Predicted 3D model of RNase P RNA and transfer RNA as a complex of 475 nucleotides. It holds a member of the Rfam family "Bacterial RNase P class A". Rfam classes the family as a ribozyme.
RNA sequence: UGAGGAAGACAGGCAAUUGCGGCCUUCACGAAAGUGGGGGACGAGGAAAGUCCGAACUCCGCAGAGCAGAAUGCUGGAUAACGUCCAGUGAGGGCGACCUCAAGGAAAGUGCCACAGAAACAUACCGCCUGACCAUUUAUGGUCGGGUAAGGGUGAAAUGGUAAGGUAAGAGCUUACCGACAGUCGAGUGAUUGGCUGGUCGGGUAAACCCCAUUCGGAGCAAGACCAAGUAGAGGGGAUAGCGGGCCCGGAAGGGUUCGCUAGCAGGUUGCUCGCCUGUCAACCUUCGGGUUGGUUGCUUGAGGCGUCAGGUAACUGACGCCCUGGAUAGAUGAUUGCCGCCAGCAUCGGCGAGAGACGCUGCUGGUACAAAAUUCGGCUUACGGCUUCCUCAACUC
RNA sequence: CGGGGUGUGGCGCAGUCGGCUAGCGCGCAGCGUUCGGGACGCUGAGGUCGGAGGUUCAAGUCCUCUCACCCCGACCA
Numbered sequence: 001u002g003a004g005g006a007a008g009a010c011a012g013g014c015a016a017u018u019g020c021g022g023c024c025u026u027c028a029c030g031a032a033a034g035u036g037g038g039g040g041a042c043g044a045g046g047a048a049a050g051u052c053c054g055a056a057c058u059c060c061g062c063a064g065a066g067c068a069g070a071a072u073g074c075u076g077g078a079u080a081a082c083g084u085c086c087a088g089u090g091a092g093g094g095c096g097a098c099c100u101c102a103a104g105g106a107a108a109g110u111g112c113c114a115c116a117g118a119a120a121c122a123u124a125c126c127g128c129c130u131g132a133c134c135a136u137u138u139a140u141g142g143u144c145g146g147g148u149a150a151g152g153g154u155g156a157a158a159u160g161g162u163a164a165g166g167u168a169a170g171a172g173c174u175u176a177c178c179g180a181c182a183g184u185c186g187a188g189u190g191a192u193u194g195g196c197u198g199g200u201c202g203g204g205u206a207a208a209c210c211c212c213a214u215u216c217g218g219a220g221c222a223a224g225a226c227c228a229a230g231u232a233g234a235g236g237g238g239a240u241a242g243c244g245g246g247c248c249c250g251g252a253a254g255g256g257u258u259c260g261c262u263a264g265c266a267g268g269u270u271g272c273u274c275g276c277c278u279g280u281c282a283a284c285c286u287u288c289g290g291g292u293u294g295g296u297u298g299c300u301u302g303a304g305g306c307g308u309c310a311g312g313u314a315a316c317u318g319a320c321g322c323c324c325u326g327g328a329u330a331g332a333u334g335a336u337u338g339c340c341g342c343c344a345g346c347a348u349c350g351g352c353g354a355g356a357g358a359c360g361c362u363g364c365u366g367g368u369a370c371a372a373a374a375u376u377c378g379g380c381u382u383a384c385g386g387c388u389u390c391c392u393c394a395a396c397u398c
Numbered sequence: 399c400g401g402g403g404u405g406u407g408g409c410g411c412a413g414u415c416g417g418c419u420a421g422c423g424c425g426c427a428g429c430g431u432u433c434g435g436g437a438c439g440c441u442g443a444g445g446u447c448g449g450a451g452g453u454u455c456a457a458g459u460c461c462u463c464u465c466a467c468c469c470c471g472a473c474c475a
Stems, first nucleotide, its partner, number of pairs: 001394008010385001012340007020043002023040007045370001049381002052379005057220004064274004069216005074088005089103001090101004104211002109209002111205003125152002127148010160178006179201002181198007224297004233288005240263010264280006290474003304323008341368007349360002352357001399471007408424004417455001426442005448464005
């Protein structure tokens, strides 16, 4: 100098003028509610975004069981919780700093593996070896049968790999080394790992069904609560019997009313069954129509922020101290001007230098990202600007 | 703010349990037919499936992220 890697903080600054928002204070008017004026300090983000996860909070005839369904998936920890984070293990990528991983099970079962190929899960096409028979040019050919996965060929993938022995030819058939698996001894909380033993060597795919383990009631601030104003309702769907007790009427038969039980029916329990709850002539569901387009609350002090100390490798936690820092509702946090900062380009000048050049002063022009709260937090993902520090590789110079 | 869906030539749509060169209709271009046009017949072009990444031997199809568009949801009687 060039090319990279990791971490961190920031999100232009100051002044003047002029707006907007809620809050505090003060003055005037008013019976009050409130209205108007003055003053004061304050007023978006690292992602406020996508709405992808997890919670708080709120409501739901309680939330129970089973099935179905969904999500997650190496190990240990952190946390209110998580699919997040931290530390490790293993695998992969990079020369390296370092980075990435949806990383349980294919030996429970099922499916699929196009084309090619004999065969894609139990298979012999060519080849090799061999038995019987036949033919003959006596070493080969043919027919029927058997052995063989070493070689050829096909494919993304062909029955652990390489070498030697062995064999009729071959083969973990045997041996050595390497890989996988199982057992065992040690290290580790564990994932895993080191040694030893055993020929145990049985394709891939689970982001195909599935199996295993763990977790999951549903809806969401348009949740929910209160007030005010205003209106007009109409249609459709929509489940009853029995038994017993009390009371009343009645001379009795019987009737009425109410309570309970049983069964049925309907609705709810946001898939189904049971269970539970509600109802049995009014809940509920549904179609069309009507009215309002208001206010208060939920609402912002919170798993809050900053600093110091302590524990922990870290995520994080604890103690103490200090601070208060947005609540709009079609949506406030803005605009203009001046100066300065930063970046890029051009021009002039200056010193350095052989040159190429970079550096510095001044001037002009242009630019100064992504993007804006909508109940609130913790994450993830995506968008995006320059700056600082540390580290790696390459080339050159001393 | 919350919930749900769609994206495949110029337009409207298919594409099954992942497989061989992604199809259909209209439209477009050329040629024929006609005196000329339309209609008709023949031939042809035009797509990497909204974008990026991943799983797989193989992706329009499966998974993740992302972009654009569309639909539904206010309260009261």
Its mean pLDDT, the model's own confidence on a scale to 100, is 76.